[in-house]
RNA sequence: UCGCGAGAGAGAGUGCCGGUCGAGGCGACCGGACCGCCGAAGGCGCAACCCGCCCGGAAACGCUCAGGCAAACGGAUCGCGA
Repeated sequence: UCGCGAGAGAGAGUGCCGGUCGAGGCGACCGGACCGCCGAAGGCGCAACCCGCCCGGAAACGCUCAGGCAAACGGAUCGCGA
C1' cells in the first nucleotide's frame, strides 16, 4: 500500500428561497441560505512523546479551514492475510 472484518460523535433543525416528482392544493425529495452542533478523512497549532544529546520526527491533545450531524458513502484506529 492492497483485500476482508469491526469502527464513534453531532439537528431526519428552520415559519425562508429555488428545483424535481406526484397529486389536486397539498405532500415528499434535492440544493441553497440561516441558526445550532461533532471530531476519528485531510489540514493547521502546541509539544505530551520518540531520540544518549543535537538535528529531526511527532499525538488519539487543541483549532474547526475543509469534512461531517437519518440511511448510504466516508471514517482515525484495531484484528487477520499478502

RNAcentral holds the sequence, with entries from MGnify. A computed fold for an 82-nucleotide RNA from a marine sediment metagenome, annotated as Glycine riboswitch aptamer.